[in-house]
Context: one part of a larger RNA
RNA sequence: UGACGGGGGCUCACACAAGCGGUGGAGCAUGUGGCUUAAUUCGAGGCAACGCGAAGAACCUUAUCCUAGGCUUGACAUGCUGGGAUUAACUCCGUGAAAGCGGAGCCACACCUUCGGGUGGAACCAGCACAGGUGCUGCAUGGCUGUCGUCAGCUCGUGUCGUGAGAUGUCGCGUUAAGUCGCUGAACGAGCGAAACCCUUGUCCUUAGUUGCCAGCGGGUAAAGCCGGGGACUCUAAGGAGACCGCCGGUGUCAAACCGGAGGAAGGUGGGGACGACGUCAAGUCAUCAUGGCCUUUAUGCCUAGGGCUGCACACGUGCUACAAUGGCGCGUACAAAGGGACGCAAAGUCGCGAGACCAAGCAAACCUCAAAAAGCGCGCCCUAGUUCGGAUUGCAGGCUGCAACUCGCCUGCAUGAAGCCGGAAUCGCUAGUAAUCGCGGGUCAGCUAUACCGCGGUGAAUGUGUUCCUGAGCCUUGUACA
Numbered sequence: 001u002g003a004c005g006g007g008g009g010c011u012c013a014c015a016c017a018a019g020c021g022g023u024g025g026a027g028c029a030u031g032u033g034g035c036u037u038a039a040u041u042c043g044a045g046g047c048a049a050c051g052c053g054a055a056g057a058a059c060c061u062u063a064u065c066c067u068a069g070g071c072u073u074g075a076c077a078u079g080c081u082g083g084g085a086u087u088a089a090c091u092c093c094g095u096g097a098a099a100g101c102g103g104a105g106c107c108a109c110a111c112c113u114u115c116g117g118g119u120g121g122a123a124c125c126a127g128c129a130c131a132g133g134u135g136c137u138g139c140a141u142g143g144c145u146g147u148c149g150u151c152a153g154c155u156c157g158u159g160u161c162g163u164g165a166g167a168u169g170u171c172g173c174g175u176u177a178a179g180u181c182g183c184u185g186a187a188c189g190a191g192c193g194a195a196a197c198c199c200u201u202g203u204c205c206u207u208a209g210u211u212g213c214c215a216g217c218g219g220g221u222a223a224a225g226c227c228g229g230g231g232a233c234u235c236u237a238a239g240g241a242g243a244c245c246g247c248c249g250g251u252g253u254c255a256a257a258c259c260g261g262a263g264g265a266a267g268g269u270g271g272g273g274a275c276g277a278c279g280u281c282a283a284g285u286c287a288u289c290a291u292g293g294c295c296u297u298u299a300u301g302c303c304u305a306g307g308g309c310u311g312c313a314c315a316c317g318u319g320c321u322a323c324a325a326u327g328g329c330g331c332g333u334a335c336a337a338a339g340g341g342a343c344g345c346a347a348a349g350u351c352g353c354g355a356g357a358c359c360a361a362g363c364a365a366a367c368c369u370c371a372a373a374a375a376g377c378g379c380g381c382c383c384u385a386g387u388u389c390g391g392a393u394u395g396c397a398g399g400c401u402g403c404a405a406c407u408c409g410c411c412u413g414c415a416u417g418a419a420g421c422c423g424g425a426a427u428c429g430c431u432a433g434u435a436a437u438c439g440c441g442g443g444u445c446a447g448c449u450a451u452a453c454c455g456c457g458g459u460g461a462a463u464g465u466g467u468u469c470c471u472g473a474g475c476c477u478u479g480u481a482c483a
Base pairs, nucleotide, nucleotide: 001483002482003480004479005478007477008476009475010474011473012472013471015467016466019430020429021428022427023426026321027320028319029318030317031316032315033314034312035311042053043052065307066306067305068304069303070302071301074130078129079128080127081126082125083124090105091104092103093102094101095100109120110119111118112117132296133295135294136293137292141290142289143285144284145283146281148279153192154191155190156189157188158187159168160167161166172183173182174181198273199272200271201270203241204240205239206238207237208236209235213230214229217228218227219226244267247261248260249259250258251257323423327382328381329380330379331378332377333376339370340369341368344363345362349358350357351356389420394415395414396413397412398411399410400409436459437458438457439456440455441454442453
């Protein structure tokens, strides 16, 4: 100087407390361990691995993961030497599961030309140098990432003090979300962080007015911005205004600031996002990529068929659906936002109980379309029951995608109707448009095991104004036989 303490002081955080909803019990989905297997490819491992890499495992993907069949300058790159003008491409035959192997047919291009031919490049064949490796080492590395933590810290120059390591500044008193700011002081300044600048949302103004909008005027309909028209309004999207403790009162050291109030759409960082200091964990990744070294070279490379990654006495994590009446079912009836669409989204119509099919208008989309939002509201039934709760499981019949749904897809109809009556010890999230609850969209994608993930809006709480305790963190101080 640090680190540590079942030392002290101060302070903070959904850390506890106060609340609300869960998990742990059930069924299923998914990841992991284990077991099994010819193989169940590999990685991730307390927090910070376990719906994680994987934003799509039937084949492909896919990976010395397995079994089997094949290739050897190779599926791919560059260069050299030789051959050779048909062996390439293309067509066909045999064999084969395919890949491959064997054979037949056909037959080029450019330049020069004495029309005999010669030369050259690509391809091909032979050979060489090499290619290739998701093989090993993340403890050789770059890059990227997680975490402490959006915690308020981490340092430097000069000066001063100390023999020196080092200290000071960065301490103290206030204050703040903050090493934020003020004051004092051997310090004076500065940098990386904090804040601000950026995006988004909340109010207003200006400009613009189609594909959006419709107040007034006119036309028109069963109805409808449907038409003429209009730019007022909503909206769209570009610019601007607005918030600064600016104003008033109080507290405070005449300070920084704090408390209350006015005005205001918004008040003291308005809400949310992007943004992550010096460093820590030899943290993670050689399987995104790059890369040193090592290993491999008729194989640890490459091609192909089939299988596996989906196995199932069990254990754990994360979820979905429930156990019901604040509910379930039926009929009727409202109100979103954000997105996607040409190898696409598909209206209307017809057929089908339905999944879906047929036909087909429109739309590269503020134009057409996916599309219905759902919870909600109104009416009716159910009457506490393993039920009109719950939907697992299984049977049969169909639909769709795709070369192909046996292993191993999704969806529909009929039938079947399991466990489950609110969950032990324990444990998680959340402080406001949040939790809870309700639906909608997207990426990946032929299809889909999505209940996941990333977004969007609808309805919309309770509690807390405390810091004794648990956990983590910051500053000062103290002890130390630790570094």